């Protein structure tokens, strides 16, 4: 000094937290020593037992006891000690509480002409001389007790009188002197009242009046002292005066009478809380909170009241009364007050010993010796604070053990320990031994304190380590357990839970919890603020109250300045001192910002004279204007009635209905009737304070403005309360009532429509008195008054100037718009301020609760004004940015829609998914972007899943140890099959030791896992999307998130390009470069070709050829390159020429930043977790192929553009050796049997189909259509039962073009139609390629759906599948 926290981020506002200080503290853990403080905050609750005020015999009479003397032996005398009474002083100090008290109770500061003062100290005078009594004691009696009652006797420094009276107390004259005044003072004359006490050891001490003095106290005044107005009135001894009365003294302090005063928005009366204060805490200060120990005042002693004694009290440890408790009783009665000191019990989160001394201080009594003191001095307990020590020092790397941890190599714990040298403060032991006391006298105490020996021993916790805020890793846990001051952490990898290891902070303490004040300028005097965040009153008039122009004179209240009292002590601050230091404390200063009392001053501010005109109002001449209250006049239209004409409708809506209408509506002529509005003129134009005011005329009437400068001379601004005025609704009381129209009805919509939309309708709307007082009464901006750049509109008046119906300039008053300056958190506001300053008022202090309740004021009622709290959140809000989204806009594209063709979706049937079922039906994929998907191909195998049987270092890899020579083939038992057992055959190199190798046992590291996390990952893939986007660096603009650029005008298929532009560049995409295809040129010619020439029976077969097809190198070509025409002379676009091809030729590969926690842990890789005689391997059957059923992709088809059935024509890609397999026989046919030729421009699969001819069917469930079914067959393979794929013959289900609703396609495409391939032992309607034959259709972007850019709005940012609201559970 700040910092966390609203947001996806920004700035602001604003509340919440937090770091610091403190504490009469308490709780947890933990705990060596000493000094100096401190310690019932709760129950003013209730007390047991001790103690806390007695002393005085020098006041007095008895009385005892002692020891001396005398004695009539009864005693008496002295002397010293005891000691009830009587009598004196003190029990009114000290101690203690904080309950009442909002008040002269406290603080400061002042008064007296209104007082008291015991003991103290100083003056001044005096004590003379009688009386009578009561305790005690004696006796008698009552009473359980306390505690008494008679009757007798006695002393005094108890008591009364009388004598005396410097003085002094009353009364009354008259005089002087002071005082605002009541009045004092002084001297003075007369009358008149009142005193005393003795004691003694002979030094003293004591009485008693009077005066002065200290001390102490009563009283008064000034100013200061907490919340509520949801307390606005209060008050009857109440204000005041006259008398008497009472006091130590004024006084309604108390009483008779008389007046009706008195206090109150400067908050009285009321209720609530509280001792006050020097001072403590805290802050930079200015505050703000507290009032514990210590000081000072004040109040109470169990409550509640009373007065006596006394100098002094309404008396804590006196008295009487009343109550409530408690104890004791013999039941008739009595006795207590711990808020003293220990001390119980009780409350509580919590607060100590029934201790020691009167040494010292102080005090009561005494002459005193001294007694008495739970004041006070020490002492005990409590880490409850503060303040000092200490618990070791130095060296020591093997960087030891151990412990955490880990990349397994290390690292921290760490010089830390051990180990070696040393020391002895503290505590322990042993000697010694103080001050406090000027003579005596020490509780504290053998304490402080010095010395000696001795041992490193006897002395460390606590709390935190996500961020705020220093200080991190392992395990454990799995929205469990828990933490948290705020934000927030745990949901399997937690630096935030728990322990451990390590840090870090402080330290005999250390957290936490409680409270204060700081951060908080979050009440803002110092030191906010109100247009949108809380927050201007709806407007005006206006008392009171703040403020208020120029000049000069007076006063001095404010203000200045001096000087003087005070402003206790202690604290505080500084200096300088004692306790070894410190805290603590002693002695000097300072400060105590204040109060008073004087002395100057006169600038400002107030008062107070006198003036002035510039603020203000007046007066005269003027024009403007839906200002306003009242009467009357118009005319348009609407709807009603009367009467004509005339006829089937009319109204209404999206679409329709209800309603009107043949008893004549609607239309449409003509009278007439009523009420209400006042088209155009109409305008950010006018007027009015605001609400509001709009047809024309006239009466009465406010305001404001222009000129003028004749009048007034600060009259003036603002305004709590107070009065008025107040939009629509709404209430009353009468009227009126055409339209409109809440409630209400109907008809419609709709899931529902208690709405929107229709038809109707009543209150209301209209007038005329009241009432009622709110609204987004908004300019979300309170009034006055000065000033601060411009520019351009309008309304009202007025001035100059010219060439004057007119133009230019100019000033004052209103109203808009733009913009400097400067303000503002941005938006924005800017002479109409949101700006620079004054002066008044109203308002706000987080959100919700809540403009609610309760009260009270208003109102007829609705209601209105005024206005809270429990409790609950960490926010709520403001402006502006990104983005995303909108049943907003705008612009543009896309087989998006339209516009064609052809499916699906109905049927059978393949295929995949769901379900459902099963030991098992492995797994994944789930809107597009899962579902003929992973799987280019499950019958074993695949296989991951079931049942059963088997192995455990293993089926696969490293690496030991030991045997054996092989490994391997093949053959045998046995089994279902591995697993088990047995035969046999069968190397290599050598220095013969062996060794490579590989096999078998073995023991433990390891292996193994298609076990789980795709939300822990890498890669790899979908998808928006081949959509035209995304981005940076500089510089620029903004407090900033961000903007600019990339926006804007053409253009494109394109963020293409072109021109503009505070932006210049640049990247990643786009496009091009790559490959296929069209078309030409050359090169090259076998296994391709054959145009000319020859040869042949035929066939590029032959010899030739190299043109031609074609194959594959390498070229060429196409660029808006040429014309016209539009564009802005551009980019680019139409339209044409040439061309094989024209504006990106066609087609592919290619996929920017990003999005979806999107898909894969089962393609593979790979972190954690998990299983290890099994979640690992191995077989052998069976599952993956099940089936009421949904749904998704496809085959085939319902037929004549069609089947059949004969006989012929034309392709392209492509593949073949465990292959592909000609030609030939076999077989009706899959196919069998043989095996030519080829490792392929040479054979071979291989027929290409639709297609074109010719024939036949004839509209039917058929010569369509083929599922399904039986039979009897091929093939492949270790095996086709479950569970292949063909073939042959029989058999012939569904289905006659498919409901909502839905897909694909814009040209060699759609639609058709056949062929090849991978997979593959066999198994395609599926997938990937080829080629045939070949179409229609596009006006256009209004709508569907998705994208793109720009804008605009948002309370969305997990971003509209968002937020959020109300009901229920």
């Nucleotide at each position: 000094a700040g910092a966390g926290u609203u947001u996806g981020a920004u700035c602001c506002u604003g509340g919440c937290u937090c770091a610091g200080g403190a504490u009469u503290a308490a709780c947890g853990c933990u705990g060596g020593c000493g000094g100096c403080g401190u310690g019932c905050u709760u129950a003013a609750c209730a007390c047991a037992u001790g103690c806390a005020a007695g002393u005085c015999g020098a006041a007095c009479g008895a009385g005892g006891c002692a020891u001396a003397c005398c004695u009539u032996c009864g005693g008496g005398u002295a002397u010293g000690c005891c000691g009830a009474g009587u009598g004196g002083c003190g029990g009114a100090c000290g101690g203690g509480u904080g309950a009442g008290u909002a008040a002269c109770g406290c603080g400061u500061g002042g008064g007296g002409a209104a007082c008291c003062u015991g003991c103290c100290c100083g003056g001044u005078a005096c004590a003379g001389g009688g009386g009578g009594a009561c305790a005690a004691c004696a006796g008698u009696u009552g009473g359980a007790a306390a505690c008494g009652g008679c009757u007798g006797c006695u002393a005094a420094u108890a008591c009364c009188g009388c004598a005396u009276a410097a003085g002094c107390g009353c009364a009354c004259g008259g005089g002087g002197a002071c005082g605002c005044a009541u009045g004092u003072c002084c001297a003075u004359g007369u009358g008149u009242g009142a005193a005393a006490a003795g004691a003694u050891u002979u030094a003293u001490c004591g009485g008693u009046a009077c005066c002065g003095g200290a001390u102490g106290g009563a009283c008064c005044c000034g100013c200061g002292u907490c919340u509520g107005a949801u307390u606005a009135g209060c008050c009857u001894g109440u204000u005041g005066g006259u008398g008497a009365g009472g006091u130590a003294a004024c006084g309604g302090c108390c009483c008779a009478c008389c007046a009706a005063a008195g206090c109150a928005a400067c908050g009285a009366u009321c209720a609530a809380u509280a001792g006050c204060c020097g001072a403590u805490c805290u802050g930079a200060g200015a505050g703000g909170a507290u009032g514990a120990c210590c000081g000072g005042c004040c109040a109470c002693a169990u409550u509640g009241g009373g007065a006596c004694u006394g100098a002094g009290a309404g008396a804590c440890g006196g008295c009487c009364c009343a109550a409530a408790c408690u104890c004791c009783u013999a039941c008739g009665g009595g006795a207590g007050g711990c808020a003293g000191c220990a001390g119980u019990g009780g409350g509580g989160a919590a607060u100590a010993u029934u201790g020691c001394a009167c040494a010292a201080u102080g005090g009561a009594g005494g002459a005193a010796a001294c007694u008495c003191u739970g004041a006070u001095g020490c002492a005990g307990c409590g880490a409850c604070g503060c303040c000092g020590c200490g618990u070791g020092a130095g060296u020591g790397a093997a960087g030891a053990a151990g412990u955490a941890u880990u990349u397994c190599g290390g690292u921290a714990u760490g010089u830390a320990a051990a180990g070696c040298u040393c020391u002895a403060u503290c505590a322990g032991c042993a000697g010694g031994g103080a001050a406090a006391a000027g003579a005596a006298u020490g509780a504290u105490g053998g304490u402080a304190c010095c010395u000696g020996a001795u041992u490193a021993a006897g002395a460390a916790g606590c709390a935190c380590c996500g961020g705020c805020u220093a200080a991190a890793u392992a395990c454990g846990u799995g929205c469990c357990a828990g933490c948290a001051g705020c934000c927030g952490c745990g949901g399997u990898a937690a630096u935030a839970c728990g322990u451990a290891u390590g840090g870090u902070g402080c330290a005999a303490g250390c957290g936490u919890u409680a409270u204060c004040c700081g951060g908080a300028u979050u009440u803002a005097c110092u030191g906010g603020g109100u247009g949108u965040a809380a927050a201007g009153g709806g407007a005006g008039c206006g008392c009171a109250g703040g403020u208020g122009g120029c000049a000069u004179g007076g006063c001095a209240a404010g203000c200045c300045a001096g000087a003087a009292g005070u402003g206790a002590a202690a604290g505080c601050c500084c200096g300088c001192g004692g306790c070894u230091u410190a805290a603590c404390u002693g002695c000097g200063g300072g400060a105590c910002u204040g109060c008073u009392u004087u002395u100057g001053g006169a600038a400002c501010u107030g008062u107070u004279g006198u003036g002035c005109u510039g603020g203000a109002g007046u007066g005269c001449a003027g024009g403007a204007g839906g200002g306003g209250u009242a009467a009357g006049c118009g005319g348009a239209a609407u709807u009603c009635c009367u009467g004509g004409u005339g006829u089937a409708g009319c109204g209404g809506u999206g679409a329709a209905a209800u309603g009107c209408g043949u008893a004549g509506a609607u239309a449409u002529c003509a009278g007439g009737a009523g009420g209400a509005a006042c088209a155009c003129c109409g305008g950010u134009g006018g007027c009015g304070a605001a609400g509001g005011c709009g047809g024309c005329u006239u009466a009465c009437u406010g305001g404001a403005c222009u000129g003028u400068a004749a009048c007034u001379g600060a009259c003036a601004c603002u305004g709590a309360g107070g009065c008025u005025c107040g939009a629509a609704a709404g209430c009353g009381u009468g009227g009126g009532g055409a339209g409109c129209a809440a409630a209400c009805a109907g008809g419609a919509u709709u899931a529902g429509a208690u709405a929107c939309c229709c038809u109707g309708g009543u209150a209301g709307u209209c007038c005329a008195c009241g009432c009622g007082g709110u609204a987004a009464a908004c300019g979300a901006u309170g009034a006055a008054u000065a000033c601060c750049a411009g520019g351009u509109g309008u309304c009202g008046g007025g001035g100059a100037u010219c060439g004057a119906a007119g133009a230019u300039u100019c000033c004052c008053g209103g109203u808009g718009c733009c913009g400097u300056c400067g303000c503002a958190a941005a938006c924005g506001c800017a002479g109409u301020a949101a700006g620079u300053a004054u002066u008044c008022c109203a308002c706000c202090u987080g959100g919700g609760g809540a403009g609610u309740a309760c009260g009270u004021u208003c109102g007829c009622a609705a209601g209105a004004a005024u206005g809270a709290a429990a409790c609950u959140c960490a926010a709520a809000g403001g402006a502006a940015u990104u983005g995303a989204c909108g049943g907003g806009g705008a612009c543009c594209c896309g087989c998006a829609c339209a516009a064609g063709c052809g499916g699906u979706g109905g049927a059978g049937c393949a295929u995949g998914u769901g379900g459902u079922u099963u030991a098992a039906u492995u797994c994944g994929a789930a809107g597009c972007a899962a579902c003929g998907c992973g799987a280019a191909g499950a019958a074993c195998c695949u296989u991951a899943c079931c049942u059963g049987c088997u192995c455990u270092u293993g089926a696969c890899a490293u690496c030991c140890c030991u045997c054996u020579g092989a490994a391997u083939g093949a053959g045998c038992g046995g089994c279902a099959a591995u697993g088990c057992g047995c035969u046999c055959a069968g190397g290599c190199c050598u220095u013969c030791g062996g060794g490579a190798c590989a096999g078998g046992g073995g023991a433990g590291a390891c292996a193994g896992g298609u076990g789980g996390u795709g939300c822990a990952u890498g890669g790899u893939u979908g998808u928006c999307g081949u959509c035209a986007g995304c981005u940076c660096g500089u510089g620029u603009c903004g407090u900033g998130a961000g903007a600019u650029g990339u926006u804007g005008g053409g253009u494109u298929a394109a963020g293409u390009c072109c021109c503009g532009c505070a932006a210049c560049g640049a990247g990643c995409g786009c496009a091009a470069c790559c490959c296929u295809u069209a078309u030409c040129u050359u090169c090259a010619g076998u296994a391709g070709c054959c145009a000319g020439c020859a040869u042949g029976a035929a066939a590029g077969a032959u010899g030739g050829g190299a043109a031609c097809u074609c194959u594959g190198g390498a070229g060429a070509g196409a660029c808006u390159g040429c014309c016209c025409g539009g564009g802005a002379u551009a980019a680019c676009c139409g339209g044409g020429a040439g061309g094989a091809a024209g504006g990106c030729g066609g087609g592919g590969a290619u996929g920017a930043c990003g999005u979806c926690a999107a898909a894969u842990c089962a393609u593979c890789a790979u972190g954690c977790c998990c299983c290890u005689u099994a979640u690992g391997a191995g077989c052998a059957g069976g599952g993956c192929u099940a089936c009421a059923c949904a749904c998704g992709u496809g085959c085939u088809a319902c037929a004549a553009u069609g089947g059949c059935g004969u006989a012929a024509a034309c392709a392209a890609a492509g593949a073949g050796a465990a292959g592909c397999g000609a030609g030939g026989c076999u077989g009706u046919g899959a196919a069998g049997c043989g095996g030519a030729g080829c490792g392929a421009a040479u054979c071979u699969c291989a027929a290409a189909a639709a297609u074109a001819a010719c024939g036949u069917c004839u509209c039917a469930g058929u010569u369509c259509g083929g599922a399904u079914u039986g039979u009897a067959g091929u093939c492949u393979g270790c095996a086709a039962c479950u569970c292949g794929a063909c073939u042959a013959c029989a058999u012939g289900a569904a289905g006659c073009u498919g409901g909502a609703a839905u897909c694909g396609c814009u040209a060699g495409u759609a639609a058709u139609c056949g062929c090849a391939g991978a997979u593959c032992a066999g198994a395609a309607u599926g997938c990937u390629g080829c080629g045939g034959u070949g179409a229609a259709u596009a006006c256009g972007u209004u709508c569907c759906c998705g994208g793109g850019u720009c804008u605009u709005g948002c309370a969305c940012u997990c971003a509209c599948c968002g937020c959020c609201c109300g009901u229920c559970a």
A computed fold for a 1369-nucleotide RNA from an uncultured bacterium, annotated as small-subunit ribosomal RNA. The RNAcentral record of the sequence draws on ENA, Greengenes and SILVA.